Background:
Transfer RNA from a Longimicrobiales bacterium, 74 nucleotides, folded computationally. The source organism's lineage runs through Bacteria, Pseudomonadati, Gemmatimonadota, Longimicrobiia and Longimicrobiales. The coordinates come from a structure-prediction model, not an experiment, and the mean pLDDT is 81.

[in-house]
């Protein structure tokens, strides 16, 4: 250097022919239960969807350029 795969909530991920609102466990915060805590169980904040331009009525998704990671070649 060159190839591929990954970047989406505090963490681990799902969204795939482009289409009504960007969602799930975990974890948090607040109620509920309980003499208390765990456990449960309910509501809830919490995302510039790596940056940036482009195609489109319309992009997390498609193209492009650039950043980080990760395997694999040399």
């Nucleotide at each position: 250097g060159c190839c591929a795969g990954a970047g989406u909530a505090g963490c681990u991920c799902a969204g795939c022919u482009g289409g009504u609102u960007a969602g799930a466990g975990c974890g948090c915060a607040c109620g509920a239960c309980u003499c208390a805590u765990a456990a449960u169980c309910g509501u809830g904040a919490g995302g510039u969807c790596g940056g940036g331009a482009g195609u489109u009525c319309a992009a997390g998704u498609c193209u492009c350029c650039c950043c980080u990671c990760u395997g694999g070649c040399a």
Rfam family: tRNA.